[in-house]
Context: one part of a larger RNA
RNA sequence: UGACGGGGGCCCGCACAAGCGGUGGAGCAUGUGGUUUAAUUCGAUGCAACGCGAAGAACCUUACCAGGCCUUGACAUCCUGCGAACUUUCUAGAGAUAGAUUGGUGCCUUCGGGAGCGCAGUGACAGGUGCUGCAUGGCCGUCGUCAGCUCGUGUCGUGAGAUGUUGGAUUAAGUCCCGUAACGAGCGCAACCCUUGUCCUUAGUUGCCAGCACUUCGGGUGGGAACUCUAGGGAGACUGCCGGUGACAAACCGGAGGAAGGUGGGGAUGACGUCAGGUCAUCAUGGCCCUUACGGCCUGGGCUACACACGUGCUACAAUGGCUAGUACAGAGGGCAGCGAAGCCGCGAGGUGUAGCUAAUCCCACAAAGUCUCUCGUAGUCCGGAUUGGAGUCUGCAACUCGACUCCAUGAAGUCGGAAUCGCUAGUAAUCGUGGAUCAGAAUGCCACGGUGAAUACGUUCCCGGGCCUUGUACA
Numbered sequence: 001u002g003a004c005g006g007g008g009g010c011c012c013g014c015a016c017a018a019g020c021g022g023u024g025g026a027g028c029a030u031g032u033g034g035u036u037u038a039a040u041u042c043g044a045u046g047c048a049a050c051g052c053g054a055a056g057a058a059c060c061u062u063a064c065c066a067g068g069c070c071u072u073g074a075c076a077u078c079c080u081g082c083g084a085a086c087u088u089u090c091u092a093g094a095g096a097u098a099g100a101u102u103g104g105u106g107c108c109u110u111c112g113g114g115a116g117c118g119c120a121g122u123g124a125c126a127g128g129u130g131c132u133g134c135a136u137g138g139c140c141g142u143c144g145u146c147a148g149c150u151c152g153u154g155u156c157g158u159g160a161g162a163u164g165u166u167g168g169a170u171u172a173a174g175u176c177c178c179g180u181a182a183c184g185a186g187c188g189c190a191a192c193c194c195u196u197g198u199c200c201u202u203a204g205u206u207g208c209c210a211g212c213a214c215u216u217c218g219g220g221u222g223g224g225a226a227c228u229c230u231a232g233g234g235a236g237a238c239u240g241c242c243g244g245u246g247a248c249a250a251a252c253c254g255g256a257g258g259a260a261g262g263u264g265g266g267g268a269u270g271a272c273g274u275c276a277g278g279u280c281a282u283c284a285u286g287g288c289c290c291u292u293a294c295g296g297c298c299u300g301g302g303c304u305a306c307a308c309a310c311g312u313g314c315u316a317c318a319a320u321g322g323c324u325a326g327u328a329c330a331g332a333g334g335g336c337a338g339c340g341a342a343g344c345c346g347c348g349a350g351g352u353g354u355a356g357c358u359a360a361u362c363c364c365a366c367a368a369a370g371u372c373u374c375u376c377g378u379a380g381u382c383c384g385g386a387u388u389g390g391a392g393u394c395u396g397c398a399a400c401u402c403g404a405c406u407c408c409a410u411g412a413a414g415u416c417g418g419a420a421u422c423g424c425u426a427g428u429a430a431u432c433g434u435g436g437a438u439c440a441g442a443a444u445g446c447c448a449c450g451g452u453g454a455a456u457a458c459g460u461u462c463c464c465g466g467g468c469c470u471u472g473u474a475c476a
Base pairs, nucleotide, nucleotide: 001476002475003473004472005471007470008469009468010467011466012465013464015460016459019424020423021422022421023420026315027314028313029312030311031310032309033308034306035305042053043052064301065300066299067298068297069296070295073125077124078123079121080120081119082118083117086103089100090099091098092097107114108113127290128289130288131287132286136284137283138279139278140277141275143273148187149186150185151184152183153182154163155162156161167178168177193267194266195265196264198235199234200233201232202231203230204229212222213221214220238261241255242254243253244252245251317417321376322375326371327370333364334363335362338357339356343352344351345350383414388409389408390407391406392405393404394403430452431451432450433449434448435447436446
């Protein structure tokens, strides 16, 4: 100087408390451990691994296993020889591959040849998701959006170092003010950026009957530029004003005006560093290792196994509900190898059909909770939907291992969950649907969107994490 303390002081955080809803019990989905297996590829392992890499394993992916094959190789550069490239069909085979066969003679040229592509050969080499993240770059997680981390000059100290950065007051903040052997400065904080909330303005093939006319009643048409909206520009919030407290300061409390008030809400943004944190399997890369194999191709299987254990979720256990029939209101997205309307067929998944749309114009697309009506009457039920049998639809060479969905039948556990444990402070929790990425198909996951919309916070004694000062130390 740090680190640590079941030392002290001050302070903060959904840290506790006050509340609301869960997890832990059930069924299923998904990940992991374990076990099994020819293989169940590999990595991630307290917080900070476990719906994680994977924004999507039937083949492919795929790295694993079995079998069948190749050896200058699936891919790159160089050399030699031959042949245009390319293409049709058949046979054998699980395919890789092998054999046969048809059409075709192109471009440039100094006529020597050359470019491009294919086949064969030779070796230099290719190739490796093989090892080492404790050899590395890059990227990321984490403490933590915590308020800290440092430097120059000066001063003090023999020196390591200290001072500044401590103190008083204040703040979300090393934020600002005052004091002060310090005076300044840098990286962080804040602001500048995006979005949302109000208004003005510019613009009008979305919106409006607002005012007028027509209307097969639909902004449908004429027409209009007010309103909504869209997207450009601007205004607006700064403790600016008033009162009080305070040290005449910084600031705090209350008020006015205002759409918004003291950082208005949200996002992006992550200092010096810590964890030899994670990643050699995104990529790159040192070293080591393999080279007729640890490389490459193909078929099939596996990654989907199942006594069990854990994490994360979905659906429930019902009446604030289930079912039936009407009816209302979003936002944000996506669409040409695409979205696909109306109509018709089917109980339905879906089929047919083709209109429209390169999309504020058409389509996906009915939002659902809500509201109104009928019924059920506390029951393992008109709750709950697992499981299983049968029949189908769609995607795709192909749904056996191993897809999703539909219909009929079946109707399991489950009556609110032990010890323990998680999230959340406002348009939040809870609850309700909608869309997208990936994607042929395949979400209860992920990312985004809106609808309805609470309760509680006395307080900081305690648990956890963190910041500053101080103290002890046999630790570095």